[in-house]
RNA sequence: GCCGGCAUAGCUCAGCUGGUAGAGCAAAUCAUUCGUAAUGAUUAGGUCGCUGGUUCGAAUCCGGUUGCCGGCA
Numbered sequence: 001g002c003c004g005g006c007a008u009a010g011c012u013c014a015g016c017u018g019g020u021a022g023a024g025c026a027a028a029u030c031a032u033u034c035g036u037a038a039u040g041a042u043u044a045g046g047u048c049g050c051u052g053g054u055u056c057g058a059a060u061c062c063g064g065u066u067g068c069c070g071g072c073a
Stems, first nucleotide, its partner, number of pairs: 001072007010025004019056001027043005049065005
């Protein structure tokens, strides 16, 4: 230098061919207990790496760009 993959909640990851984002763990509150743990219920938490474009509508499609990983030279 060229090619490919990945980037989504605090962490690990889903999200099939565009229709407005979810699970587990963690956190908070409540119940249970003499108390803690465990267990159960509820709640909060993300402008989907960044930036443009297409579209009525983009995590998803297209361009550029940043970081990480891998391959070729």